[in-house]
Context: one part of a larger RNA
Parts: sequence; C1' cells; structure tokens
RNA sequence: CCCUCGUUAAGGAACUAGGCAAAAUAGAUCCGUAACUUCGGGAGAAGGAUCGCCCUGGCUGGUGACGUGACUAGCUUGCUGAGCUGGCUGGGGUCGCAGAGAAAUGGCCCUGCCGACUGUUUACCAAAAUCACAGGUCUCUGCAAAAGCGUAAGCUGAUGUAUAGGGGCUGACGCCUGCCCAGUGCCGGAAGGUUAAGGGGAAGGGUUAGCGUAUGCGAAGCUCUGAACCGAAGCCCCGGUGAACGGCGGCCGUAACUAUAACGGUCCUAAGGUAGCGAAAUUCCUUGUCGGGUAAGUUCCGACCCGCACGAAAGGCGUAACGAGUGGGGCGCUGUCUCAACGAGGGACCCG
Repeated sequence: CCCUCGUUAAGGAACUAGGCAAAAUAGAUCCGUAACUUCGGGAGAAGGAUCGCCCUGGCUGGUGACGUGACUAGCUUGCUGAGCUGGCUGGGGUCGCAGAGAAAUGGCCCUGCCGACUGUUUACCAAAAUCACAGGUCUCUGCAAAAGCGUAAGCUGAUGUAUAGGGGCUGACGCCUGCCCAGUGCCGGAAGGUUAAGGGGAAGGGUUAGCGUAUGCGAAGCUCUGAACCGAAGCCCCGGUGAACGGCGGCCGUAACUAUAACGGUCCUAAGGUAGCGAAAUUCCUUGUCGGGUAAGUUCCGACCCGCACGAAAGGCGUAACGAGUGGGGCGCUGUCUCAACGAGGGACCCG
C1' cells in the first nucleotide's frame, strides 16, 4: 500500500452525476394515526408509551391424580378438583449503563412523471416507462368454418359452433374520442370502356393433280400463318368506409393611449387541429417569463402560451392503489465529506 472488518472528537451530505456506500430503523403489546380514495384502501401511515427478574393476588384455557356417587359392574360413567401447565390482568419488591440485554428483524415523510394493478423480458453488462394483462373496439369465419402446418395423406382450430374461433389496434377505471373518403386500402355495384386462354374462321403462304406456247394460274388434301366477331375476374368507372393506411393551411387589414384583435378581405385545400393538455420522457431559440422552495436553484413544483415540431384507441386528459421504475424536496442517521486516525484478520514485503 491492497482486501475484508471494527471504533472515532467537533460538524452532519459541506461528498458526489446521484446520500453511491455505510449508518440509522427494526420484535411484541397498548395508545394514536392526515390528505386523498375506486370506500377495499391509504395503515405497520406519521408519532408515542411499555417490556428483565423475584414475591403475591384475580380471571380464563389444557391436562387431570387422590377421593366419592351411580349402575348395565366396566379398560364404564357422574361429581369433586390436587399437581403440572398456556394466556390475560393487578399489587409489592429488586439489579444493571443498558431488560425485544445476543442473533435475526421496516428508516420515514412531502411532491411530480411514466405504467392502472400481480405478472414478463435481453440464460452471460439493460428488469424498465418493455412485453403481457383483464377491459374496449374493428374485422374475418355458418362448420369439410376462417386461419395455420404439410408435396400429400393428414393434423391443429375443436371432440369447439358466432356468449365460438382467427387476426389487427388499444390497454384497469372515470370523462371523452372532433373534421377530412381527394390519394391508398377494404367493402358494395354493375351500364359502359379495356381485357387472357378459348371459341371463331375472313384472308394469305408452302406443296401439286390439272390447265397453259409462255410469263404463269392453280381444285382437293396435307401443312404454316391467321382478321372481324364472341370471351370472365381484374383495372378504368359509380358509391360507401377512419377504434382502415393516413391528413388535419397561408397572407393582409381592423377597436377613441398603446398593445392586442372578437371582426373583415384574399389565396389554396379532401378537410384545415375540436375537447383536453402544453417550455412537456415532446420547446430549437432556452437557464423563455412570473411565482414557490434555497443565503444562493441550467434541476424541481405552480402558472403563462410564441405548441421550432402535443392532441384524441401509433388514443387525449385525469386517476385511489401498486413499483428493486425515474425527477425534486425534507426529517432522522451517519467516516460520503471537512480530514483523517487507531485497531483486527488476510495479502503484499523479508527469510526458508
């Protein structure tokens, strides 16, 4: 010097990114417990008091000896209740610094954010605000179901049957969930347009019996092409649909101080963001501004709203309870620190 421990004057978070670590709290009985609340909770809230041993009472429970009564005479049963013993509750006394005498054994409070909750997860750096979850909603599926696995047979779904099963999103509960169907998707429609195989065969080419003086023409058959026309779904088209994918404006002016603009004008759009919330797990400018807390506060809480770039089931806003979640503050407590010291064990070091 290192590791693991113990103790520490005065101070008590001044340490630090952060009370990390440590300390503190701790049991039982009694007293006493706030806001808030879904009336269950919050609660072990918080905060207090008591606790050993000895003697001696009361109450109550367990066991049940001796004795005694009964008869059905028994390993029977009734009564009595000694002794031993558990618990509760009085009185008196007594010892120590200390009586839950050791060990084990909650620190607490206030206030935000997120997630309702118990649960779940990165086996070996992340346990969370992730995932899941009851609940909500949309959609598919009428049963040889939809969906999934498999080349198939077959199987799951399900020995289920729409109060069932599959898929998507949301995520208890409370109050709610606005506008846009132009684009994309999905659903419905079927008049018209387009359109495949196929049908259809006009027409043309090759071949050559034949005809022709010749250039050549050329039936049938075989063969190679092949126009018109008839051909579904789909697409175009017409509607619907947002808890489907998604989207939810700009400029200018205006009130008798100023400022601001309820109001007006104009351009564009499918429609121009409603309620609620808002410098937010979202705010760049930004340590915004004001208030609170501190002697002093880029964090925190309450407001404001100029929302760079919240916003309504990729849900919005609240919310008791819950959380090894995360931010801020306080009480207690401490070697975290001012600032270090001493001690113990094990290493390091020396000899072998």
This is a predicted structure of a 352-nucleotide part of an RNA (large-subunit ribosomal RNA, domain IV) from a Dehalococcoidales bacterium. The source organism's lineage runs through Bacteria, Bacillati, Chloroflexota, Dehalococcoidia and Dehalococcoidales. Rfam family: Bacterial large subunit ribosomal RNA. The coordinates come from a structure-prediction model, not an experiment, and the mean pLDDT is 89.